[in-house]
Context: one part of a larger RNA
RNA sequence: GAACGAACGCUGGCGGCAGGCUUAACACAUGCAAGUCGAGGGGGCACUUCGGUGUCACCGGCGGACGGGUGAGUAACGCGUGGGAACCUUUCCAUGGGUAGGGGAUAACCUGGGGAAACUCGGGCUAAUACCCUAUAAGCCCCGCAAGGGGGAAAGAUUUAUUGCCGAUGGGUGGGCCCGCGUUGGAUUAGGUAGUUGGUGGGGUAAAGGCCUACCAAGCCUACGAUCCAUAGCUGGUCUGAGAGGACGAUCAGCCACACUGGGACUGAGACACGGCCCAGACUCCUACGGGAGGCAGCAGUGGGGAAUCUUGGACAAUGGGGGCAACCCUGAUCCAGCCAUGCCGCGUGAGUGAAGAAGGCCUUAGGGUUGUAAAGCUCUUUCGCACGUGACGAUGAUGACGGUAACGUGAGAAGAAGCCCCGGCUAACUUCGUGCCAGCAGCCGCGGUAAUACGAAGGGGGCUAGCGUUGUUC
Numbered sequence: 001g002a003a004c005g006a007a008c009g010c011u012g013g014c015g016g017c018a019g020g021c022u023u024a025a026c027a028c029a030u031g032c033a034a035g036u037c038g039a040g041g042g043g044g045c046a047c048u049u050c051g052g053u054g055u056c057a058c059c060g061g062c063g064g065a066c067g068g069g070u071g072a073g074u075a076a077c078g079c080g081u082g083g084g085a086a087c088c089u090u091u092c093c094a095u096g097g098g099u100a101g102g103g104g105a106u107a108a109c110c111u112g113g114g115g116a117a118a119c120u121c122g123g124g125c126u127a128a129u130a131c132c133c134u135a136u137a138a139g140c141c142c143c144g145c146a147a148g149g150g151g152g153a154a155a156g157a158u159u160u161a162u163u164g165c166c167g168a169u170g171g172g173u174g175g176g177c178c179c180g181c182g183u184u185g186g187a188u189u190a191g192g193u194a195g196u197u198g199g200u201g202g203g204g205u206a207a208a209g210g211c212c213u214a215c216c217a218a219g220c221c222u223a224c225g226a227u228c229c230a231u232a233g234c235u236g237g238u239c240u241g242a243g244a245g246g247a248c249g250a251u252c253a254g255c256c257a258c259a260c261u262g263g264g265a266c267u268g269a270g271a272c273a274c275g276g277c278c279c280a281g282a283c284u285c286c287u288a289c290g291g292g293a294g295g296c297a298g299c300a301g302u303g304g305g306g307a308a309u310c311u312u313g314g315a316c317a318a319u320g321g322g323g324g325c326a327a328c329c330c331u332g333a334u335c336c337a338g339c340c341a342u343g344c345c346g347c348g349u350g351a352g353u354g355a356a357g358a359a360g361g362c363c364u365u366a367g368g369g370u371u372g373u374a375a376a377g378c379u380c381u382u383u384c385g386c387a388c389g390u391g392a393c394g395a396u397g398a399u400g401a402c403g404g405u406a407a408c409g410u411g412a413g414a415a416g417a418a419g420c421c422c423c424g425g426c427u428a429a430c431u432u433c434g435u436g437c438c439a440g441c442a443g444c445c446g447c448g449g450u451a452a453u454a455c456g457a458a459g460g461g462g463g464c465u466a467g468c469g470u471u472g473u474u475c
Stems, first nucleotide, its partner, number of pairs: 001475004006471005013347006019340002021305001026303003030300003035062003040059002043056005069258003078183007087175002092171004097166003100134004109124006140151004156163003184230003191221003196218008233255004237248004260281005283294004311337001313336003319333001320331004350380004360371004384416001386411005394402001419464005424445003430459005440447002
C1' cells in the first nucleotide's frame, strides 16, 4: 500500500447492488418448512332442487432419496484431473408385441373390550389400478455345442377422445464400481499387518473384488517415509503480488460427509433415509407411576457462548419442484419486503457576487497580523429529501406479493443534511496558555524534571470525507 463475512470509538443525509453466528455439530418455547390424486376404491358425515355437491378419515398410486441446512467427521479414490470394465436406472423418448380367465382377503364402517394417555385387542360386513392362482409370452432369464427343454406378466378409468397397465429392445438422464497422477505438518512417530498378501472351491451384490466364508501357500506395505500423532471437508476460485509465489476456501457453483450420540435394517428404481422405522444411550417433557412423547446443522425466533452477525414479515405474481387429464392444491425452494454505513458504487449538504477586509476569537514587536470572500448582505438554482398528482415493465389470453414501488409531472423553500483523525522526525501540517519525570503520549526513534511545535486545551493548519480513526488477520 492492498484486502476483510470483521469488531471497537466518535460521527451519520439519500439511493443502487451485494453481504450479514467466523464462537457452542450448545440446548431449544411457538408457528410454518411435503404433499397430492375422487379420471384407482369402498365408505362416514353435512346439504340437496333427489340429478348430485361438499367434506372427512381409510385402502391404493406417485412423491416424501429432490429442494433447503451444516462442515462435526474425513489425509481418504474424499476431492481434482485423465482413463477403464464387471453394472443398475422410477419418470422421459423411440420401436415392436400384449392387456385373457378366475379367486380369497382386508382397512374404513358396525359391534364388544383394555388404557390416564399414546394407542391397542377381539367379532362381523365390504371394494379396488391392493393381493393371489391359472392361461399365453417370438424376442427376455436358466440349462444345453446345437436341436431342444424349463421358468416368468398385466388394470383398468373417464366427459368416448384419450390416458393408463405388462413384457422386450434401443436411447437419454442419473448413479454404483476400479485404476494412473496430484492433494497439510511432524522421524523428539521406524517398523506396520493374520482376512493380513495371493490362490482354489463356495456364498453374496445391480456389478469386479478378502466383500464374506472353508482350505492352501506366506506373503503384503515401508526411508521415493509405511505405521502412528496432530491439523483439515475438497475444488472452480478469492486476496495479494510485476511475476514467481504466499495466504485463504464467507457469499455463488460442482462434489463429499453429516442430521441429538452410537448401531441396524425395512420399503423402494433409488436411502441404510434431516422434518421415516427399530434398538441402546444422554437430555427434555407428560403421567392416573402402569406407561408414553420429542430431536431447528430447514425459515423465522428464544436462551447461552461471544468483540460480533438480522424479521417469530408478504406472496406463490415470476422461475423452478411434487401430485393431478385438467381445474387446481402444496412449496420458509424461490421472488420480494424489513433491520444493519458491513462492503462497493453514485449523489447531496448549495451557486454567483460580496472589503467597511464588519463583529467576535486567536496571536502580537501593540503598529498590526490571522480566521477571511469566510460570514452578513444582494442575485439565483432546487439535485436529494418533503407535499400533491399521474403511474409502469416484469405477464404470450387471464393472473403482480413487490407496490401506488420505480419513473414522470407540479409546488414550496437554502430551506432538512459534516464529521473524524493528525500537525517532533519517518510524514502533509505551528503558535499561545496550562502542567512541571507529575498528569500523560507513544507504530519506531523517543517526549515530559518551569518558556514542551511530542502531554491537556485553544486558535490556526494538513489529510480523508458519510465517513474517519483504532485493533485483529493475510499478502

This is a predicted structure of a 475-nucleotide part of an RNA (small-subunit ribosomal RNA, 5' domain) from a moss metagenome. The coordinates come from a structure-prediction model, not an experiment, and the mean pLDDT is 88. The RNAcentral record of the full RNA draws on SILVA.